[in-house]
Context: one part of a larger RNA
RNA sequence: UGACGGGGGCCCGCACAAGCGGUGGAGCAUGUGGUUUAAUUCGACGCAACGCGAAGAACCUUACCUGGGCUUGACAUCCACGGAACCCUGUGGAAACAUGGGGGUGCCCCUUUUGGGGAGCCGUGAGACAGGUGCUGCAUGGCUGUCGUCAGCUCGUGCCGUGAGGUGUUGGGUUAAGUCCCGCAACGAGCGCAACCCCUAUCCUUAGUUGCCACCAGUUCGGCUGGGCACUCUAGGGAGACUGCCUGCGCAAGCAGUGAGGAAGGUGGGGAUGACGUCAAGUCAUCAUGGCCCUUAUGUCCAGGGCUACACACGUGAUACAAUGGACGGUACAAUGGGCGAAGCCGCAAGGUAGAGGUAAUCCCUAAAGCCGUCCUCAGUUCGGAUUGCAGUCUGAAACUCGACUGCAUGAAGGUGGAAUCGCUAGUAAUCGCGCAUCAGCGUGGCGCGGUGAAUACGUUCCCGGGCCUUGUACA
Numbered sequence: 001u002g003a004c005g006g007g008g009g010c011c012c013g014c015a016c017a018a019g020c021g022g023u024g025g026a027g028c029a030u031g032u033g034g035u036u037u038a039a040u041u042c043g044a045c046g047c048a049a050c051g052c053g054a055a056g057a058a059c060c061u062u063a064c065c066u067g068g069g070c071u072u073g074a075c076a077u078c079c080a081c082g083g084a085a086c087c088c089u090g091u092g093g094a095a096a097c098a099u100g101g102g103g104g105u106g107c108c109c110c111u112u113u114u115g116g117g118g119a120g121c122c123g124u125g126a127g128a129c130a131g132g133u134g135c136u137g138c139a140u141g142g143c144u145g146u147c148g149u150c151a152g153c154u155c156g157u158g159c160c161g162u163g164a165g166g167u168g169u170u171g172g173g174u175u176a177a178g179u180c181c182c183g184c185a186a187c188g189a190g191c192g193c194a195a196c197c198c199c200u201a202u203c204c205u206u207a208g209u210u211g212c213c214a215c216c217a218g219u220u221c222g223g224c225u226g227g228g229c230a231c232u233c234u235a236g237g238g239a240g241a242c243u244g245c246c247u248g249c250g251c252a253a254g255c256a257g258u259g260a261g262g263a264a265g266g267u268g269g270g271g272a273u274g275a276c277g278u279c280a281a282g283u284c285a286u287c288a289u290g291g292c293c294c295u296u297a298u299g300u301c302c303a304g305g306g307c308u309a310c311a312c313a314c315g316u317g318a319u320a321c322a323a324u325g326g327a328c329g330g331u332a333c334a335a336u337g338g339g340c341g342a343a344g345c346c347g348c349a350a351g352g353u354a355g356a357g358g359u360a361a362u363c364c365c366u367a368a369a370g371c372c373g374u375c376c377u378c379a380g381u382u383c384g385g386a387u388u389g390c391a392g393u394c395u396g397a398a399a400c401u402c403g404a405c406u407g408c409a410u411g412a413a414g415g416u417g418g419a420a421u422c423g424c425u426a427g428u429a430a431u432c433g434c435g436c437a438u439c440a441g442c443g444u445g446g447c448g449c450g451g452u453g454a455a456u457a458c459g460u461u462c463c464c465g466g467g468c469c470u471u472g473u474a475c476a
Base pairs, nucleotide, nucleotide: 001476002475003473004472005471007470008469009468010467011466012465013464015460016459019424020423021422022421023420026319028317029316030315031314032313033312034310035309042053043052064305065304066303067302068301069300070299073129077128078127079125080124081123082122083121086103087102088101089100090099091098092097107118108117109116110115131294132293134292135291136290140288141287142283143282144281145279147277152191153190154189155188156187157186158167159166160165171182172181173180197271198270199269200268202239203238204237205236206235207234208233211229212228216226217225218224242265245259246257247256248255249254321417325376326375327374328373329372330371331370337364338363344353345352346351383414388409389408390407391406392405393404394403430452431451432450433449434448435447436446
């Protein structure tokens, strides 16, 4: 000087407390451990591994296993020779591959057709080399997690100290903040904080093939038509919030106010943004790369299998155990986004058939919870839907291992979950549906969107993490 303390002081954070809803019990989905296996490819392991890499394992992917092939190789550059590209077709085989038959001669340059040379392409041969998801993340770059959006981390000059170092950055207030003020052997400055950026909340303006009976007319009643940009909206520009004003307190910074005005009030709400560094944290399997290793194999091609196994254990989820509910019928209101598929007809249904639209125009698209009516009346039930049987649909060469969905039948465990443990402070939790990426097909996951919409916070003694000052130390 740091680090640490079951030392002290001050202060924060869904850290506790106050509340609401879960997990831990059940069956299921998914990841992991373990076990099994020819293989169950590899990585990730307290927080910060475990719905993680994977935003999509039937083949492919695929790195694993078994079997069958190749050896200048699936891929790149160079050399020689031959054909030159290419098309059709046969045999063996699971395919890769091996082995035949037929057709065919284009492009550029020189040139008189013959002929010669050359580029692309194919085959053969020789070697230089290729190739490696093989090892080392403790050799590395890059990228990332984490403490932590915590308020800190430093420098120049000066001053103090023999020196390590200190001072500044401590102190008194204040703040979300090393934010600002006052004081001070310090005076300044940098990286962080804040602001500048994006979305959102109000208004003005510019613009009207979306919107509007606001206004006028027609109407087969649908903004449908003429007409009009006022409103909604869309997307460009601007205004607006700054403790600016008032009162009280205070030297000031600032704090308090069911104070005014205002759509909004004290960082309005949300996002992006992550200082010096820590963990030899993670990644050699995105990529790049040093070293080491393999080179008829640790490379490469193909078929089938595996990654989907299953006495078990754990994590994360979704569905429930019901009446604030279940079922049936009627009826109302979104937003984000994408390129999808309307109406009619067929089918109980999944689905099939098939117009329009090329972009605020058409389609996905009836949102669901909600509201109204009827049945069920506390039961393993008209709760719950696992599991299993049969029959089908769709995608795809192909759903046996191993897809999603539909119909009929079957109806298991489960009656609110021990110790323990998690999330959340407002348009939040809870609850309800909708969309997208990946993608032939496949989600209860991920990322977004809107609908309905709470309870509680006395407070900082305690648990956890953190910041500043101070104290002790046999630790560095």